[in-house]
RNA sequence: CCCGUUCAUGCAGGAGAGUGUGACCAACCGUCACCGCCGAAGGCGCAAAUUCACCCGGAAUCGCUCAGGCAAAAGGACUGCACGAUGCAG
Numbered sequence: 001c002c003c004g005u006u007c008a009u010g011c012a013g014g015a016g017a018g019u020g021u022g023a024c025c026a027a028c029c030g031u032c033a034c035c036g037c038c039g040a041a042g043g044c045g046c047a048a049a050u051u052c053a054c055c056c057g058g059a060a061u062c063g064c065u066c067a068g069g070c071a072a073a074a075g076g077a078c079u080g081c082a083c084g085a086u087g088c089a090g
Stems, first nucleotide, its partner, number of pairs: 003090001006085002009082005018035001020034005036070003042066001043064003
């Protein structure tokens, strides 16, 4: 100096599952209750490697579904581009 890693911001893309039933409401939205579902916010859980052996440790787009969600909107793991910051493993 360059690339890359981590994080922030902006733009773009971004799946799944009942606009279920009942009550309140003129109605929609919404709230509550009940049943059925989804998993890609978040959260929780686990293997092998490793060791003489044991314990500890040990990942996710895997599992669980607490939370969240099941018309649209919003949200959305993750990806691309732009721009910057801290730090400094390679």
Description: Glycine riboswitch aptamer from Chitinivorax tropicus, 90 nucleotides, folded computationally. RNAcentral holds the sequence, with entries from Rfam. Model confidence (mean pLDDT): 80 of 100. Rfam family: Glycine riboswitch aptamer. From the family's description: This family represents the bacterial glycine riboswitch.